Model confidence (mean pLDDT): 83 of 100.
Transfer RNA from a Candidatus Thalassarchaeaceae archaeon, 72 nucleotides, folded computationally.
Its Rfam family is "tRNA". By type it is a transfer RNA. From the family's description: Transfer RNA (tRNA) molecules are approximately 80 nucleotides in length.
The sequence is in RNAcentral, with records from ENA.
The same sequence occurs in records of 2 taxa.
RNA sequence: GCGCCUGUAGUGAAGGGGUUAUCACAAGAGGUUUCCAACCUCUUGUCCCGGGUUCGAAUCCCGGCGGGCGCA
Numbered sequence: 001g002c003g004c005c006u007g008u009a010g011u012g013a014a015g016g017g018g019u020u021a022u023c024a025c026a027a028g029a030g031g032u033u034u035c036c037a038a039c040c041u042c043u044u045g046u047c048c049c050g051g052g053u054u055c056g057a058a059u060c061c062c063g064g065c066g067g068g069c070g071c072a
Stems, first nucleotide, its partner, number of pairs: 001071007010025004018055001027043005048064005
């Protein structure tokens, strides 16, 4: 340099055009306990950036940026 894959809460993932973006862990509050842990309840927080298509984009397309793999 070229090709392919990939980017979603603090972390790991699901969601592949429409209905409140979901789950687990984590964090915060409360309950329980003599205290801690465990357990239960509640809460916080997310679509990498720009453009396009579309009535509607996290999802499809293009470019950029980051990561991974391969070829040279």